[in-house]
RNA sequence: CGAGGUGUGGCUCAGGUGGUAGAGCGCUGCGUUCGGGACGCAGAGGCCGCAAGUUCGAGUCUUGUCACCUCGA
Numbered sequence: 001c002g003a004g005g006u007g008u009g010g011c012u013c014a015g016g017u018g019g020u021a022g023a024g025c026g027c028u029g030c031g032u033u034c035g036g037g038a039c040g041c042a043g044a045g046g047c048c049g050c051a052a053g054u055u056c057g058a059g060u061c062u063u064g065u066c067a068c069c070u071c072g073a
Base pairs, nucleotide, nucleotide: 001072002071003070004069005068006067007066010025011024012023013022019056027043028042029041030040031039049065050064051063052062053061
C1' cells in the first nucleotide's frame, strides 16, 4: 500500500426481505437461609465505533472515516 472480516447494554453474542433493540452471564432490590451460595420474583442499564447520504422510516442499504483481526505485496 491492496483485499476481506469484525465493531450492538459492564462481558459474550442475536437481530429474516429496512418498520420504535433482544438473550445469556453480570449488577440492584425483595423472597428463601442463622448468614452466604444456589433458586424464585421484580428492576435498572445500550439509539447500534464516528460522520454524512438515500428513504415517510436505517442496527439493517450507500459513501467516507477510525480501531482491531486475517491474507497479499

A computed fold for a 73-nucleotide RNA from a Clostridia bacterium, annotated as transfer RNA. The same sequence occurs in records of 2 taxa. Its Rfam family is "tRNA". The family's RNA type in Rfam is transfer RNA. The prediction has a mean pLDDT of 80. Taxonomically the source falls in Clostridia (Bacteria, Bacillati, Bacillota).